[in-house]
């Protein structure tokens, strides 16, 4: 860089010690009952890549993935509303992931 998706799904236990939940803005939440992060195990079932099938179910590898919608706004157009603040809506731009 290109292209698909992002409203659903799925915890335990070792380490290990302060902060995290990608960035700005404003919540809001999760952590010393040990959080985020690593490792195993178990789950899950998007994307592939083999198998099956009449088409589906369904098995195997590979990746990923397992708090909240990509936690909610918000920054940039852009529509509708509002006398105006607002409210709401659609889009891009970032992000993450597959594939190429």
């Nucleotide at each position: 860089c290109u292209u698909a998706u992002c409203a659903a799904g799925a915890a335990a236990g070792a380490c290990g010690g302060a902060g995290g939940g990608a960035c700005u803005u404003g919540g809001c939440c999760c952590g010393a009952a040990g959080a985020u992060g690593u490792c195993u195990u178990a789950g899950c079932a998007a994307c592939c890549u083999g198998g099956g099938u009449a088409a589906u179910a369904c098995c195997u590898g590979g990746u990923g993935c397992u708090a909240a919608u990509u936690c909610c706004u918000u920054g940039c157009c852009u529509c509708u509303u509002u006398a105006a603040a607002u409210a709401g809506g659609g889009g891009a731009u970032a992000g993450a992931u597959g594939a190429g």
This is a predicted structure of a 100-nucleotide RNA (SAM riboswitch aptamer (S box leader)) from uncultured Roseivirga sp. RNAcentral holds the sequence, with entries from MGnify. Rfam family: SAM riboswitch aptamer (S box leader). Rfam's curators write: The SAM riboswitch is found upstream of a number of genes which code for proteins involved in methionine or cysteine biosynthesis in Gram-positive bacteria. The coordinates come from a structure-prediction model, not an experiment, and the mean pLDDT is 83.